[in-house]
Context: one part of a larger RNA
RNA sequence: GAAGCUUUGUGCGAUCCGGUCAAAAUGGUCUUUACCGACCCGUCUUGAAACACGGACCAAGGAGUCUAACGUACGCGCGAGUGUGCCGGCGGAGAAACCGACACGCGUAAUGAAGGUGAGUGAUGCCAAGCGCAAGCAGCAGCAUCGACCGACCAUGAGCUUCAGCGAAAGGUUUGAGUACGAGCGUGUCCGCUAGGACCCGAAAGAUGGUGAACUAUGCCUGCGUAGGGUGAAGCCAGGGGAAACUCUGGUGGAGGCUCGUAGCGAUACUGACGUGCAAAUCGUUCGUCGAACGUGGGUAUAGGGGCGAAAGACUAAUCGAACCAUCUAGUAGCUGGUUCCCUCCGAAGUUUCCCUCAGGAUAGCUGGGACAAUUGCGCAGUUUUAUUAGGUAAAGCGAAUGAUUAGAGGCAUCGGGGGCUACAGGCUCUCGACCUAUUCUCAAACUUUAAAUUGGUAAGAACCCGGGCCUUUCUUAAGUGAGGCGCCGGGGCUCAAUGCGUGUCCUUAGUGGGCCAUUUUUGGUAAGCAGAACUGGCGAUGAGGGAUGCUCCUAACGUCGGGUUAAGGCGCCAAACUGCGCGCUCAUCAGAAACUACAAAGGGUGUUGGUCCAUCCAGACAGCAGGACGGUGGCCAUGGAAGUCGGAACCCGCUAAGGAGUGUGUAACAACUCACCUGCCGAAUGGACCAGCCCCGAAAAUGGAUGGCGCUUAAGCGCGCGGCCGAUACCCGACCAUCGCCGCGAGAGUGAGGCGGCGAUGAGUAGGAGGGCGUGGGCGUCGUUGCGAAGCCUCUGGCGUGAGCCUGGGUUGAACGGCGUCUAGUGCAGAUCUUGGU
Numbered sequence: 001g002a003a004g005c006u007u008u009g010u011g012c013g014a015u016c017c018g019g020u021c022a023a024a025a026u027g028g029u030c031u032u033u034a035c036c037g038a039c040c041c042g043u044c045u046u047g048a049a050a051c052a053c054g055g056a057c058c059a060a061g062g063a064g065u066c067u068a069a070c071g072u073a074c075g076c077g078c079g080a081g082u083g084u085g086c087c088g089g090c091g092g093a094g095a096a097a098c099c100g101a102c103a104c105g106c107g108u109a110a111u112g113a114a115g116g117u118g119a120g121u122g123a124u125g126c127c128a129a130g131c132g133c134a135a136g137c138a139g140c141a142g143c144a145u146c147g148a149c150c151g152a153c154c155a156u157g158a159g160c161u162u163c164a165g166c167g168a169a170a171g172g173u174u175u176g177a178g179u180a181c182g183a184g185c186g187u188g189u190c191c192g193c194u195a196g197g198a199c200c201c202g203a204a205a206g207a208u209g210g211u212g213a214a215c216u217a218u219g220c221c222u223g224c225g226u227a228g229g230g231u232g233a234a235g236c237c238a239g240g241g242g243a244a245a246c247u248c249u250g251g252u253g254g255a256g257g258c259u260c261g262u263a264g265c266g267a268u269a270c271u272g273a274c275g276u277g278c279a280a281a282u283c284g285u286u287c288g289u290c291g292a293a294c295g296u297g298g299g300u301a302u303a304g305g306g307g308c309g310a311a312a313g314a315c316u317a318a319u320c321g322a323a324c325c326a327u328c329u330a331g332u333a334g335c336u337g338g339u340u341c342c343c344u345c346c347g348a349a350g351u352u353u354c355c356c357u358c359a360g361g362a363u364a365g366c367u368g369g370g371a372c373a374a375u376u377g378c379g380c381a382g383u384u385u386u387a388u389u390a391g392g393u394a395a396a397g398c399g400a401a402u403g404a405u406u407a408g409a410g411g412c413a414u415c416g417g418g419g420g421c422u423a424c425a426g427g428c429u430c431u432c433g434a435c436c437u438a439u440u441c442u443c444a445a446a447c448u449u450u451a452a453a454u455u456g457g458u459a460a461g462a463a464c465c466c467g468g469g470c471c472u473u474u475c476u477u478a479a480g481u482g483a484g485g486c487g488c489c490g491g492g493g494c495u496c497a498a499u500g501c502g503u504g505u506c507c508u509u510a511g512u513g514g515g516c517c518a519u520u521u522u523u524g525g526u527a528a529g530c531a532g533a534a535c536u537g538g539c540g541a542u543g544a545g546g547g548a549u550g551c552u553c554c555u556a557a558c559g560u561c562g563g564g565u566u567a568a569g570g571c572g573c574c575a576a577a578c579u580g581c582g583c584g585c586u587c588a589u590c591a592g593a594a595a596c597u598a599c600a601a602a603g604g605g606u607g608u609u610g611g612u613c614c615a616u617c618c619a620g621a622c623a624g625c626a627g628g629a630c631g632g633u634g635g636c637c638a639u640g641g642a643a644g645u646c647g648g649a650a651c652c653c654g655c656u657a658a659g660g661a662g663u664g665u666g667u668a669a670c671a672a673c674u675c676a677c678c679u680g681c682c683g684a685a686u687g688g689a690c691c692a693g694c695c696c697c698g699a700a701a702a703u704g705g706a707u708g709g710c711g712c713u714u715a716a717g718c719g720c721g722c723g724g725c726c727g728a729u730a731c732c733c734g735a736c737c738a739u740c741g742c743c744g745c746g747a748g749a750g751u752g753a754g755g756c757g758g759c760g761a762u763g764a765g766u767a768g769g770a771g772g773g774c775g776u777g778g779g780c781g782u783c784g785u786u787g788c789g790a791a792g793c794c795u796c797u798g799g800c801g802u803g804a805g806c807c808u809g810g811g812u813u814g815a816a817c818g819g820c821g822u823c824u825a826g827u828g829c830a831g832a833u834c835u836u837g838g839u
C1' cells in the first nucleotide's frame, strides 16, 4: 500500500414472483458451399493407417456365476466363553420368545517323534489421555532391549530307592506355532485364494457300448454274357526221295493267359469342354483290353487296432496312416479370439531367485486400498559441506619390477661360427654373434611404482561430555596397570555443519515377469535399423508446439474458458511473422540450402578466394621482340657410316658479355634450324612448393519426382555479427468445475455431519485398484399417475446434467405404469471367420 472484514450514507440492481406486449431471434435443428484441422475401428504387439488378422448392413440373443473351505478388513450379538443339535419346562397336544440339563464344534496350554512333562502380576527406555499454577508426577495400548517361567535338547547330580526310577540345589552364544491377569465364538458384507464345467467359444487326442460289406476289397455258392477277321501248334492225308532211320513238298486241321477289332470292361493324351457344371468326377475325340488271372446279377462269408488287400496305406456307404453313431463330455488346452453403462482419484511392470523353466508359473520388487501411532526443535533425504574409510578404472610409467620391443656405442672374462700367424696341449691376433654396461625408440584386458574424477560405507550429540567412587575378570600390564562392568556420587549442558521436505509402522492386494529407443561407457562382430551389458532419461502408458512427413529427436507434459508473454523453431509466396541491417564467400550443361536424418570416398583441378615458406628482381628480374650461340674438334672408342644429337666411356682447355665435347627438329653422313647460356629494347614486380574456404571432376538403373512445393543467384545459397517480429494445452492474470488440505461455524429438549462459510494448492495416463453415480427385470414397504388416455413407438418442441442419462411439448396408440426406501439378479454389446432371422 492492496485485498478482505465491520459500521454508516448514497446509488445501481442479479436472482426470484406476478402482469402485459410480441410470434419471432442473438435460441434449436437440418441441408449445401468455402476455408482450416483431420489416415479405420477392434486386436496381438517394443512398434499398426498398414501390403498383419476380424469387421457388408440391421434386429434379437451373447461371456467372472453359484456352492464349499480358507485369509484380511469392516459391521452386529454375546463374551471365558460362544454356536449348534436333541430333550425337558412354560404355553392351547401349538409357533416364536423365555427357563433348564446334556452332547458336540471352535476357544480357554503348551511342548515333544513318543513315553511323557507342563507356565502366573518382572526391569529399563519412549509414550495419548489424566493429575498439577508450574517444575514435574504417574504411565494405558503399543514398540524396543534384558531377565524369569513351561516343554524339547545338551550337561551336572546331593539324596531316596521296590534296581527300575524319582530327584533337591545349581546350569547352557541351543530350541518351540509357548507363559508373562485370557479374546474368542457366531453371523453378515466387500475383496482375494483354492476346488468344482468355474468368464465365454474352440482342438489334434483318449475311453465304453453299438451300427454298417446296398459303395468298395477278397473268398465261396449259383446264374448270365462275350461280332467279324488274322496268324496257323500238335495230330492227320497225299505225293516225292531213301536200304532204312527218317526226311522234303502240298494239303487238312484249328491250338494259344497269340494278334486286329465290335459289344462290354477300363481310362492314356488333349493337362480339350465343363468348372455357382448335366455331374460333390460329367462330356467329346483319342487311347488300353476284348476267351480270359474275362465281365457281371443274386446269395453267402470276413467288422474297426478289426476286416480285406496281384500292396496304392488302397478299400471298408461322397468319410480311412484306423469307419460311422451315441455316451464319458460343458473332456483338457501354459494357445488363438471375444468379454457389454458413466464420472472422479491413484497408478505400474517387462527386473531378482527357483522350476523337465524359455509362448507359463511361484518368489521378491514396483501398484492400489485399509488401519494404527504421532505431528515438531522431532524425523527423513537420488543434495551439499566437513571428518574418516574402501577401491586400482582413466591417466601415467617402462634410463622402476614382469612381459614385449627398435637403434647405435663401449667391453675384462666366458661360450659359439669364420679367418691369419705359430704350432700340433695350447698361445697370439682379426672378425661375426651370444653375453655384460651406460643410453635410445615403442607398447600391455588377463603388467605396474605412482594414481585421479565420479562412486560406496560411517559420523556430525542429551541414549551427550567431564570428574570421582565401587565391583569383577580366564583379557591386558613390570604392577589393582589398563580394558571392561555398575543410574553409586558430582559438574557442564541440549547451539551441535548446510539446505530442502514432512513423516513413521503394520495388514492386505491387482497387474506385470516378450520390452524398445537415445546421449555417454562397454563386449562380440568386417558391418548392421545386428546381438549382449552399465548409468541416466524417454517411448511403452502421452496428447500439445517444432523437426514438410514421423512411437523414441528439440520445446514442453494436458480440467473448461477468456486475456497477456514466451520456448523450440521460424519470418519471399504456399503460411502467422522484417524480399530487415552490416561484412565476406559462391556460378555449378548434376549448384546449394539446418542436428537425430534419410549417404558418398581415395584421389585430382593454372575455377576463384585467403594464407605459409623459399627463391628472383631498378646492379633492370619474369614475359614479349631482336642479336650472338665461337675455337682446339669431324675429341676418344665402336661402326659400312656416326661431323654435338644410333650406341659406350669420359665430359677438358682457350677466347669471351656468353656459348653443353651439347636440349630438340633434321641428314645415308654432312649441312640447316632450335634450345640451354649471354646481350639489346622494355620498365615492376616475378617464379616455385605447400595449407585452407567455396565451386568443379571423381559420381551408372530400371513408372515421372522432389532443399516439403513454387521458386531463389550483390540470394529466398554458404559463413559471421546485430536488431525487430511471429510462435504451444508451457508461464502469468481472471472466472468456473472437481479433488485434496487447513481454518471457522454448526440443529433453541437430547442424540445426530454425508451440512454451511472462507483460504490455499493441485488436475496427463495403458494394465490395474478404489470411490461415487446412471440405467434394466423381479419381491416387499410407502406415496402416486391412468379411457378427460398408462406403457411403447416417432419427432429439426424446449430444457437439465461433466457424463451414463433424465424431464417436457407435439404426433401415433389404446391398458396399464411410475417416484422414494429396501432386498434380489439369467442386469447394460460393435466386434468373438460369434448364434438365429431379415436386407
Base pairs, nucleotide, nucleotide: 040055041054042053043052056839057838058837059836060835061834066196067195068194070192071191073189074188075187076186077185078184081106082105083104084103085102087100088099089098110117111116122146123145124144125143126142130137131136148179149178150176151175152174153172154171159166160165199338200337202335206328207327208326209325210324211323217302218301219300220299221298222297223296224295225294228260229259230258231256235252236251237250238249239248240247241246264289265288266287269285270284272283273282304320306316307315341773342772343771344770345769346768351364353362354361355360365512366511368508369507370506371505372504373503378502379501380500381499383498384497385460386459387458388457389456390455395450396448397447402444403443404442407439409437410436411435414434415433416432417431418430419429420428421427422426464492465491466490467489468488469486470485471484473483475482515539516538517537518536520534521533522532523531524530544555545554546553559736560735561734562733563732564731565730569726570725571724572710573709574708578723580722581721582720583719584718585717592712603697604696605695607694608693609692610691611690612689613688614687615686616685624681625680626679627678628677630654631653632652636648637647660675664673665672737763738762739761740760741759742758743757744756745755774828776825777824778823779822780821781820782819783818784817785816792812793811794810795809798807799806800805
Molecule: large-subunit ribosomal RNA, domain II
Organism: marine metagenome